[in-house]
RNA sequence: GGGCCGGUAGCUUAGUCCGGUAGAGCGCCUCCCUCGCACGGAGGAGAUCCUGAGUUCGAAUCUCAGCCGGUCCA
Numbered sequence: 001g002g003g004c005c006g007g008u009a010g011c012u013u014a015g016u017c018c019g020g021u022a023g024a025g026c027g028c029c030u031c032c033c034u035c036g037c038a039c040g041g042a043g044g045a046g047a048u049c050c051u052g053a054g055u056u057c058g059a060a061u062c063u064c065a066g067c068c069g070g071u072c073c074a
Base pairs, nucleotide, nucleotide: 001073002072003071004070005069006068007067010026011025012024013023020057028044029043030042031041032040050066051065052064053063054062
């Protein structure tokens, strides 16, 4: 330098193919349970989806450029 894969909540990730309400687990907060803790039960907060631009009525999703990480080739 080139090919491919990936970047979504504090963490691990689904969703992308085929554009239409951003979901799950763990963690966190409140309440119940307990003498108290853990476990268990109920509820809740938390991501405008790596950045910018474009297409579109509408973009996490499509297109282009860039950044970062992984992997392969040179």
Description
Transfer RNA from a Nanobdellia archaeon, 74 nucleotides, folded computationally. The source organism's lineage runs through Archaea, Nanobdellati, Nanobdellota and Nanobdellia. Its Rfam family is "tRNA". It is annotated as a transfer RNA.